[in-house]
Context: one part of a larger RNA
């Protein structure tokens, strides 16, 4: 000087406490483990690996298997030599991949140029090594620390500033001191949000005038209003009052759409984990080269005694189940969205208006609200399973898609030890959309609204950190 400690002091965090809802029990779903298997590719493996990489495994992806095929290659340059265009279709063999055949043709005036074949330098590798890396990420941790010039003290490691009294989310600031400055971080400056002005008003609005309709901004024609796009203006402890060292701050209060960091989000010092990725990419070395490279077909990544993580629906009555009704926000839409009418119980199927979208579609939000039924039951709860018949995508649903109808109607009556979220428009609930994509395993991810709570005495404990002092046979 760290680093520990079942020393010791202050101090923080959904750490614990208060309190809502869950998760361990049941069915699915998906991720892993192990089993199996010809192959079940490969990585991730406390916390910081398991709806991770994968925002789309039927084929294709695909890296794995089995079988069939290929060797300058499925792809880049260059050389030499040589031929004709190379594609394209088309027969036939064949699981294709390939093989034979036929048809059929370039640009340029020329040298070529684009292609084919042989031939040699080379290609190729999701083969190893993340302990050779580089970039890129994960954690401690949005924790407040990390440090450097001068100088000063110490023989020296190094201290000192950065401790101290106070205050703050914060090394934040305020006082104070042999320190006096600065830099990485912390705050701000950057985006959305909440209130107001002001300018413009189409595809958006509709208050007054007017028309026109069963009805509707429908029409004319308005710019008040919403709103949408750009400017700007507010908040600063700025005011009053109590406290405090006449300070930093802090406690109340006006006012204000908002108040002491007004919410939220982008931003992650020095640096720990030989943390993670050579399967995004890149990249040293190393290792293969008629194969660890290419093509192809099926087949597997979807296997099932098991054991784990994440959800997701239940187990009813604050419920289900019919019937009527209300009122979103983000997005996305031309090899798309797809109105409307028809048909079909329905999944959808014909028709196709309008729309490259503030104009047209998607798009009826749903919980809600109002009536009616069920009346406590393995039930009109639950929905798995399985049988049976469609519908849709797409060369192809059998291994292995989704949907709809009919029928079937399991296991559950709130979950042991233990454990997780959450502090306010949160939790908890309801639904809607979007990337991936033909189709979908989505119940998964990432957005948007709607309804909307309890609780926090308090820091003794548990867990993780910061900061000061102390012990050491650790470094």
């Nucleotide at each position: 000087u760290g680093a520990c400690g079942g020393g010791a002091g202050c101090c923080c965090g959904c750490a614990c406490a208060a309190g809502c809802g869950g998760c361990g029990g049941a069915g699915c779903a998906u991720g892993c483990g192990g089993c199996u298997u010809a192959a079940u590719u490969c990585g991730a493996u406390g916390g910081u690996a398991c709806c991770c990489g994968a925002a789309g495994a039927a084929c294709c992806u695909u890296a794995c298997c089995u079988g069939g095929a290929c060797u300058u290659g499925a792809c880049a340059u260059a050389a030499u030599g040589g031929g004709a265009a190379a594609a394209a279709c088309c027969c036939u063999a064949g699981a294709g991949a390939u093989a034979g055949g036929g048809u059929g043709u370039g640009c340029g005036u020329a040298a070529g140029c684009g292609u084919c074949c042989a031939u040699u330098a080379c290609a190729g590798g999701u083969g190893g090594u993340g302990c050779a890396u580089g970039g890129c990420u994960g954690u401690c941790g949005u924790c407040a620390g990390c440090u450097c010039g001068u100088g000063u003290c110490g023989u020296g490691a190094g201290a000192u500033g950065u401790u101290g009294g106070g205050u703050u989310a914060a090394g934040u600031c305020c006082c104070g001191c042999a320190a006096c400055g600065a830099g990485c971080g912390c705050a701000a400056c950057c985006c959305c949000u909440a209130u107001c002005c002001u300018a413009u008003g189409u595809u958006g609005c509709c208050a007054g005038c007017g028309g026109a309709u069963a009805a509707u901004g429908c029409c004319g024609g308005g710019g008040a209003c919403u709103c949408a796009u750009g400017g700007g203006a507010g908040a600063c402890u700025g005011c009053c009052g109590g406290g405090g060292a006449c300070a930093a701050c802090u406690c109340g209060g006006a006012g204000g759409a908002a108040g002491g960091c007004g919410g939220g989000g982008a931003c992650g010092a020095c640096g720990u984990c030989a943390a993670g990725u050579c399967a995004u990419c890149a990249u040293g070395c190393c290792c293969c080269u008629u194969a660890u490279g290419u093509c192809c077909a099926g087949g597997g990544c979807u296997g099932c005694a098991c054991g784990c993580a994440u959800g997701c629906u239940a187990c009813a009555a604050u419920g289900g189940c019919a019937g009527g009704u209300a009122c979103a926000a983000c997005g996305g839409g031309c090899a798309g969205c797809g109105a409307u009418c028809c048909c079909g119980c329905g999944a959808g199927g014909g028709u196709g208006a309008g729309c490259g979208a503030a104009u047209c579609c998607u798009u009826u939000a749903a919980a809600g609200c109002c009536u009616g039924u069920c009346u406590c039951a393995g039930u009109u709860c639950g929905g798995a399973u399985c049988g049976g018949a469609g519908u849709c995508u797409g060369c192809a649903a059998c291994u292995c898609g989704a949907c709809u109808c009919c029928g079937u109607g399991a296991a559950g009556u709130c979950g042991g030890a233990g454990u997780c979220g959450c502090u306010a428009g949160u939790a908890a609930u309801c639904g809607c959309g979007a990337a991936u994509c033909a189709g979908c395993u989505a119940a998964g991810u990432c957005g948007c609204g709607g309804u909307g709570a309890a609780u926090a005495c308090g820091u003794u404990c548990u867990c993780g950190g910061g900061c000061u002092u102390u012990g050491u046979a650790c470094a």